[in-house]
């Protein structure tokens, strides 16, 4: 230079034949204790790196960008 993969909540990851954006840990509030830890309920927290495009509709399909890994010269 050229080729692949990865980017989703504080974290560590799911979620594709396009149709309400989740989970676990974490955190807040409550119940429970004589008090803790533990349990339990309830909640907040997200421009799905970014720019466009096609769609009635995009995390998701297509094109450039950024950022990182891996090869390959």
């Nucleotide at each position: 230079g050229c080729u692949u993969c990865u980017a989703u909540a504080g974290c560590u990851c799911a979620g594709u034949a396009g149709g309400c954006a989740g989970a676990g840990c974490g955190c807040a509030u409550c119940c429970u204790u004589g008090g803790u830890a533990a349990g339990g309920a309830u909640g907040a927290g997200g421009u799905c790196a970014c720019c466009a495009g096609u769609u009635c509709g995009a995390a998701u399909c297509u094109g450039g960008u950024u950022a990182g890994a891996a090869g390959c010269u």

Background: Predicted 3D model of a 73-nucleotide RNA (transfer RNA) from a Clostridiales bacterium. The source organism's lineage runs through Bacteria, Bacillati, Bacillota, Clostridia and Eubacteriales. It was read from a public genome assembly. Its mean pLDDT, the model's own confidence on a scale to 100, is 81. Its Rfam family is "tRNA". Rfam's curators write: Transfer RNA (tRNA) molecules are approximately 80 nucleotides in length.